[in-house]
RNAcentral holds the full RNA, with entries from ENA and SILVA. This is a predicted structure of a 518-nucleotide part of an RNA (small-subunit ribosomal RNA, 5' domain) from an uncultured bacterium.

Context: one part of a larger RNA
RNA sequence: GAUGAACGUUGGCGGCGUGCCUAACACAUGCAAGUCGAACGAACGAUAUUGAAUGAAAACCUCGGUUAGAUUUUAAUAAAGUUAGUGGCGGACGGGUGAGUAACACGUAAGUAAUCAACCCAUGACAGAAGAAUAACUAAGAGAAAUUUUAGCUAAAACUUCAUAAAUUAAGACUACGGGAGUAGACUUAAAGAAAACUGAGGUGGACAUGGACGAGCUUGCGACUGAUUAGCCAGUUGGUGAGGUAACGGCCCACCAAAGCAACGAUCAGUAGCCGACCUGAGAGGGUGAUCGGCCACAUUGGUACUGAGAACGGACCAAACUCCUACGGGAGGCAGCAGUGGGGGAUAUUGCACAAUGGAGGCAACUCUGAUGCAGCAACGCCGCGUGAGUGAAGAAGGCUUUCGAGUCGUAAAACUCUGUCGUAUGGGAAGAAAAAAAUGACGGUACCAUACAAGAAAGCCCCGGCUAACUACGUGCCAGCAGCCGCGGUAAUACGUAGGGGGCAAGCGUUAUCC
Numbered sequence: 001g002a003u004g005a006a007c008g009u010u011g012g013c014g015g016c017g018u019g020c021c022u023a024a025c026a027c028a029u030g031c032a033a034g035u036c037g038a039a040c041g042a043a044c045g046a047u048a049u050u051g052a053a054u055g056a057a058a059a060c061c062u063c064g065g066u067u068a069g070a071u072u073u074u075a076a077u078a079a080a081g082u083u084a085g086u087g088g089c090g091g092a093c094g095g096g097u098g099a100g101u102a103a104c105a106c107g108u109a110a111g112u113a114a115u116c117a118a119c120c121c122a123u124g125a126c127a128g129a130a131g132a133a134u135a136a137c138u139a140a141g142a143g144a145a146a147u148u149u150u151a152g153c154u155a156a157a158a159c160u161u162c163a164u165a166a167a168u169u170a171a172g173a174c175u176a177c178g179g180g181a182g183u184a185g186a187c188u189u190a191a192a193g194a195a196a197a198c199u200g201a202g203g204u205g206g207a208c209a210u211g212g213a214c215g216a217g218c219u220u221g222c223g224a225c226u227g228a229u230u231a232g233c234c235a236g237u238u239g240g241u242g243a244g245g246u247a248a249c250g251g252c253c254c255a256c257c258a259a260a261g262c263a264a265c266g267a268u269c270a271g272u273a274g275c276c277g278a279c280c281u282g283a284g285a286g287g288g289u290g291a292u293c294g295g296c297c298a299c300a301u302u303g304g305u306a307c308u309g310a311g312a313a314c315g316g317a318c319c320a321a322a323c324u325c326c327u328a329c330g331g332g333a334g335g336c337a338g339c340a341g342u343g344g345g346g347g348a349u350a351u352u353g354c355a356c357a358a359u360g361g362a363g364g365c366a367a368c369u370c371u372g373a374u375g376c377a378g379c380a381a382c383g384c385c386g387c388g389u390g391a392g393u394g395a396a397g398a399a400g401g402c403u404u405u406c407g408a409g410u411c412g413u414a415a416a417a418c419u420c421u422g423u424c425g426u427a428u429g430g431g432a433a434g435a436a437a438a439a440a441a442u443g444a445c446g447g448u449a450c451c452a453u454a455c456a457a458g459a460a461a462g463c464c465c466c467g468g469c470u471a472a473c474u475a476c477g478u479g480c481c482a483g484c485a486g487c488c489g490c491g492g493u494a495a496u497a498c499g500u501a502g503g504g505g506g507c508a509a510g511c512g513u514u515a516u517c518c
Base pairs, nucleotide, nucleotide: 001517002516003515005514006513007512008511009510012387013386014385015384016383017382018380019379020345025343026342027341029340030339031338034089035088036087039086040085042083043082044081047078048077049076050075051074052073053072058067059066060065096299097298098297106223107222108221109220110219111218112217115216116215120212121211122210123209124208126206128162129161130160131159137152138151139150140149141148142147168191169190170189171188172187174185175184176183177182197204198203225271226270227269232262233261237259238258239257240256241255242254244252274296275295276294277293278289279288280287281286301321302320303319304318305317323334324333325332326331351377353376354375355374359373360371361370362369363368390420391419392418393417400411401410402409403408425455426454427453428452429451430450434445462507463506464505465504466503467488468487469486473502474501475500476499477498483490484489
């Protein structure tokens, strides 16, 4: 000098940041990923119209009724709207954590003539024909529940088949380019090979190919901890051939063959650790750190596995384990290292807040819906920065304290007193920008910031130190006691070093101590 700090003590305000470093310990409760009716069938449906039944009041009356048509029930049609299911896209992003990992994990520089790529952009060209189901629903069941069985019905942009196109594959022969492994182009034959419509009529979609953009996989050179009181390690091990597998190279996997491969330039083993941009320190070289913010990686109770998909799994699936919960004992349910919050651990770290107004994301043609991302607010002197706690005048100097050589000295213009100001504060009134290419609408923050007026010095100073290092000295008490102390060292009767007081020095809403780094 620095800190994600803690402790002691003190504490007025504002702005901007930061806030479980420990138990990757266990979690009550709520929320954190949905959306689309312009893909589909179905159900409900405000309201309107029409039909049928009902038939109140009222009027007339020959008292028998007639007219009348409220109300109610029911059916059909239209219909804004709602949505359980099928289907599409998104749940692989965003958010968290640092357990593991000494590794092509990371950083940097290259390679991919060994690769993929949904959504988006550009260009080209296409959308012809047919079919079989199934959820929802209905019926009958099983079960305490979770859930589930059987039979029947139905739709699609769900599923299947055929046609056609270029990719593709096999065989044949050719051109151009490259140092080369090869790449690109065109030809013949054969095989194989795609689609989906909706509409509010404006649009929105589907399929294929080529190129781009974004993203990802894989490979390589170099760089970066400790230990030799770890010296040898390795059998799919090292290489080859063939086959399989992958988007793709490869012992990636398998069969066979060879016996290689790594290592004192530190293999193997053990310990520790996410890596970097950066941050702290330092004149630099270095040393230390890896919180917040940004990039990459890894993980999601522990271990394993595949499915779907362009891409793989925190809030998906299955299996096993531990734990917790429900149970009718037959069986089931769960995963906060998301945001809040709870217990526990700890020296120690916050609200079960508001809003989608902005920025961004998902879905949707859109309106819009969702969004604990995000924007804000709350708590904490945890940090940095800024401001205040008043300003001017005021005595040869009050009182009081302390000291004293008793003359005085000092606190000290300090106070009082007088005159001002109003940061801050309180009250009242006004009141934003952030919001959007014409207009209208839309603000969580927030009646916040800010402005004006009134009031009133009013509510606002402490902490550490004073032997030397090191700025700052006297008195009393104590008497190697009580105590101090970072080092040297103080204290045994005149202690500037202990305790108290007066005075002084330093910093200041802080000041000291402790811990850690330079």